[in-house]
Predicted 3D model of a 349-nucleotide part of an RNA (small-subunit ribosomal RNA, central domain) from Altererythrobacter sp. CNU422. Taxonomically the source falls in Altererythrobacter (Bacteria, Pseudomonadati, Pseudomonadota, Sphingomonadales).
Context: one part of a larger RNA
RNA sequence: CUGGGCGUAAAGCGCGCGUAGGCGGCUUUUUAAGUCAGGGGUGAAAUCCCGGAGCUCAACUCCGGAACUGCCCUUGAAACUGGGAAGCUAGAAUAUUGGAGAGGUAAGUGGAAUUCCGAGUGUAGAGGUGAAAUUCGUAGAUAUUCGGAAGAACACCAGUGGCGAAGGCGACUUACUGGACAAUUAUUGACGCUGAGGUGCGAAAGCGUGGGGAGCAAACAGGAUUAGAUACCCUGGUAGUCCACGCCGUAAACGAUGAUAACUAGCUGUCCGGGCUCAUGGAGCUUGGGUGGCGCAGCUAACGCAUUAAGUUAUCCGCCUGGGGAGUACGGUCGCAAGAUUAAAACUC
Numbered sequence: 001c002u003g004g005g006c007g008u009a010a011a012g013c014g015c016g017c018g019u020a021g022g023c024g025g026c027u028u029u030u031u032a033a034g035u036c037a038g039g040g041g042u043g044a045a046a047u048c049c050c051g052g053a054g055c056u057c058a059a060c061u062c063c064g065g066a067a068c069u070g071c072c073c074u075u076g077a078a079a080c081u082g083g084g085a086a087g088c089u090a091g092a093a094u095a096u097u098g099g100a101g102a103g104g105u106a107a108g109u110g111g112a113a114u115u116c117c118g119a120g121u122g123u124a125g126a127g128g129u130g131a132a133a134u135u136c137g138u139a140g141a142u143a144u145u146c147g148g149a150a151g152a153a154c155a156c157c158a159g160u161g162g163c164g165a166a167g168g169c170g171a172c173u174u175a176c177u178g179g180a181c182a183a184u185u186a187u188u189g190a191c192g193c194u195g196a197g198g199u200g201c202g203a204a205a206g207c208g209u210g211g212g213g214a215g216c217a218a219a220c221a222g223g224a225u226u227a228g229a230u231a232c233c234c235u236g237g238u239a240g241u242c243c244a245c246g247c248c249g250u251a252a253a254c255g256a257u258g259a260u261a262a263c264u265a266g267c268u269g270u271c272c273g274g275g276c277u278c279a280u281g282g283a284g285c286u287u288g289g290g291u292g293g294c295g296c297a298g299c300u301a302a303c304g305c306a307u308u309a310a311g312u313u314a315u316c317c318g319c320c321u322g323g324g325g326a327g328u329a330c331g332g333u334c335g336c337a338a339g340a341u342u343a344a345a346a347c348u349c
Base pairs, nucleotide, nucleotide: 003321004320005319006318007303008302012317014201015200016199017198021194022193023192025088026087027086028085029084030083031082033081034080035077036076037075038074039073040072041071042070049065050064051063052062053061054060091191092188093187094186095185096183097182098181103177104176105175106174107173108172109171110154114150115149116148117147118146119145120144121143125136126135162169163168206247207246208245209244210243211242215241216240220236221235222234223233258316259315260314261313262312263311266294267293268292269291270290271289272288273287274286275285276284277283278282298305299304322349323348324347331342332341333340334339
């Protein structure tokens, strides 16, 4: 390389958009590049293969045949692929109406709790633990009532509920805004799928500048525990957590399962729509899109998956090829740095 694979054994890029490329619906017609058939030319010799022959055999040499799977020219065929022309509506998109949603961004508002401050009541304890102590408190704590301030997060509702490509999104209101879904027909007429490079988004932690800082809390200090205790427990506590702008670009970024399309038994729960029938708040039947449980065929090493496939197929991309060395070294690119990304070998089992 061919091949075989990628839920858990090595292996699906964290997720989109999209360039080149690859692949691509139905009908008619044309062309003849691919394709197929016939003919011709060429494909040196030697080698290889087959049949013989010569050295005593063999290697070796010689003769004949086949082959040289290729290329070129020419004549034809027209199903399929490609190109041209014309058309279609089942893919795709647009329009109209409608309801659902923690989808996003910005501004404003709210209540509970916590801490702090002021004031009142009140007196000796409070905290904390397995038990204690560090700690706070007669300079009046803890408790309780009233008032004020600040920051952060939004109890109940809440649900294998919803929305989003993923990361993720949860108080309320308003403004702007993205996507999906259903129904009706209408419009365009293959406009599609995937996507190397590229480009954008991307939890937490971390970094830069400037704010903010209630609670929590790496580091750190103290108290315990212990043989020790650089821990688990306790009392404190700084970065950080929050905001704005700019970086970083990684996660068990997980469904450990790439995207798209088609096909292949059912039963049942739930969310959002539509239709029909009956109807007294609803019930029954049916249909489309999500999200769960179970289960047949089939698949699987097994576990399990099973119309939301890990089944049966097609197209495109990514990735794997024994363990360690190593996701390391060197080099390149990116970054303020931390580091990220790309990515070996010796050696060893």